Small-subunit ribosomal RNA, 5' domain from Discoplastis sp. Gungnamji052507K, 482 nucleotides, folded computationally. Its mean pLDDT, the model's own confidence on a scale to 100, is 86. It matches the Rfam family "Bacterial small subunit ribosomal RNA".

[in-house]
Context: one part of a larger RNA
């Protein structure tokens, strides 16, 4: 140190937890929401029995699925970092502000009927609505243009007795904010046992294309452009804030957290949209898996859990939207594996404990012995005390904003009381480096070992015992960095 292994293991807090196969994935959940845009279907309630209210459902329509979450494969690059530029650009929702919101039309899903298919999913005919779609009118401080001039829009809904009023929405401009695109200076690993590389290549003109400059694309013209200050090629690698170490210089690393980038089974290409070339959207090709009535279909965990596999190695198929944040909605609210929490793991750091005071017949036992004794050792026993912790009971939050109500965590933290020293110590080492020694066994055997080296009959070095030393809920080993 994101560690692993061996032995051992009381508790709390805070963090962290697939570094390997970007290997394959069973199952569940992770993005919906709006009835105050729209028609319809069904249920319930009410009464004046044909209306009103309310709930649910699929569909049309709107907004959101470009955020949030994951991973680091690719990338040596304007990718990242830093400093600038954009008179070369866009920006839904939000805020400020100037105007507008007139008239009409044809469809279509749902639905019904018929019908194809094993299924997935369709086909035909008929009916219907809208803030869906279209036409006309209106048109500037917008767009085009040198100018005259030309071009371009909209939709309603709720409350109300009301064509009234209010609120929201809608359309065209201008500005702000937020976000994004593009360009440039400088910086950004190793190899010369890689020395030349390049043809849209370098520049120009015309055209196309883009929100936008540009060989971005194309036609023509010129022959340029890069390179020993290391091009090209090859290898390796996401980058940074930072992290670790160090007195510093600096070296190594880039887990968690934060910013940027890239990717979403593999590959290339697009649609929609303010924004994607889109992880849980669509089309095509490929590999793989599954279903099939063999005609054809379905799928994509590098989301959260979880499974197999790989590996020395890395957790629960948990609870809740109570808080914070996000999407939709006028709101109530709904959704949210983001998030908040709990569970598992001594993985790390920090804190606490395993008792305190007294106690010498220096008890017994063990070990050593020169047999006198020494040592274990105030250690134990014993006496008095305490209750952190533990067990049981009691009380019981803050976190909730916003008058009432609303807490997953959680009967948790905390408080008070009772009980009883009670529930809690190991690991490694002891030849020198290096703190700490004796006995027995073994006899170049068995074994030890980081280096020097120990062991061939008196081994402080092997094995056991006693004692000692070090650290302590850890200790030792291995790997790796400073």
């Nucleotide at each position: 140190u994101g560690a692993a292994c061996g032995c051992u293991g009381g508790c709390g807090g805070u963090a962290u937890g697939c570094u390997u196969a970007a290997c394959a994935c069973a199952u569940g959940c992770a993005a919906g929401u709006u009835g105050a845009a729209c028609g319809a279907u069904g249920g319930c309630u009410u009464c004046u029995u044909g209306a009103a209210g309310u709930c649910a459902u699929a569909g049309u329509a709107g907004c959101g699925g470009a955020c949030g979450g994951g991973u680091g494969a690719g990338u040596a690059a304007c990718g990242c970092g830093u400093a600038a530029g954009u008179u070369a650009u866009c920006u839904a929702c939000a805020c400020u502000u100037g105007g507008g919101u007139g008239a009409g039309g044809g469809a279509u899903a749902a639905c019904a009927a018929a019908u194809g298919g094993a299924a997935a999913c369709g086909u035909u005919u008929g009916c219907u609505a809208a803030u869906a779609c279209c036409u006309c009118g209106u048109a500037a401080c917008a767009c085009u243009g040198a100018a005259g001039a030309g071009u371009u829009a909209a939709a309603g809904u709720a409350u109300u007795a009301a064509u009234u009023a209010u609120a929201c929405u809608c359309c065209c401009g201008a500005g702000u904010a937020c976000g994004a695109g593009c360009u440039u200076g400088c910086g950004u690993c190793u190899g010369a046992u890689u020395a030349g590389c390049u043809u849209g290549u370098u520049g120009g003109u015309g055209a196309g294309g883009u929100a936008a400059a540009g060989g971005c694309u194309u036609a023509c013209c010129a022959a340029g452009g890069c390179u020993a200050c290391g091009a090209u090629c090859a290898g390796u690698a996401g980058c940074u804030g930072g992290u670790u170490u160090g007195a510093g210089a600096a070296a190594a690393c880039g887990a968690u957290c934060a910013g940027c980038c890239a990717c979403a089974c593999u590959g290339g290409a697009a649609c929609u949209g303010a924004g994607a070339c889109a992880c849980g959207g669509a089309a095509c090709a490929g590999a793989c898996u599954c279903c099939u009535a063999c005609g054809g279909g379905a799928g994509g965990c590098a989301g959260c859990a979880g499974u197999g596999g790989g590996g020395a190695a890395u957790a629960u198929u948990u609870c809740g939207c109570a808080a914070u944040g996000g999407g939709c909605g006028a709101a109530a609210g709904c959704c949210u594996g983001a998030c908040g929490a709990a569970g598992c793991a001594a993985u790390a750091c920090c804190a606490c404990g395993u008792g305190g005071a007294g106690g010498a017949u220096g008890a017994a036992g063990g070990c050593c012995u020169u047999u006198g004794g020494g040592u274990u050792g105030u250690a134990a026993a014993c006496u008095c005390c305490u209750u952190u912790u533990c067990u049981c009971a009691u009380u019981g939050a803050a976190g909730a904003a916003g008058a009432u109500a609303u807490g997953a965590c959680g009967g948790u933290a905390u408080u008070u009381g009772a009980g009883g020293a009670a529930u809690a110590a190991g690991c490694a080492u002891c030849g020198g480096c290096u703190a700490a020694u004796u006995c027995u066994g073994u006899g170049c055997c068995a074994g030890c070992a980081g280096c020097c080296g120990c062991g061939g009959u008196a081994a402080u070095a092997c094995a056991g015992a006693a004692g000692a030393u070090g650290c302590g809920a850890g200790c030792g080993u291995u790997a790796u960095c400073u």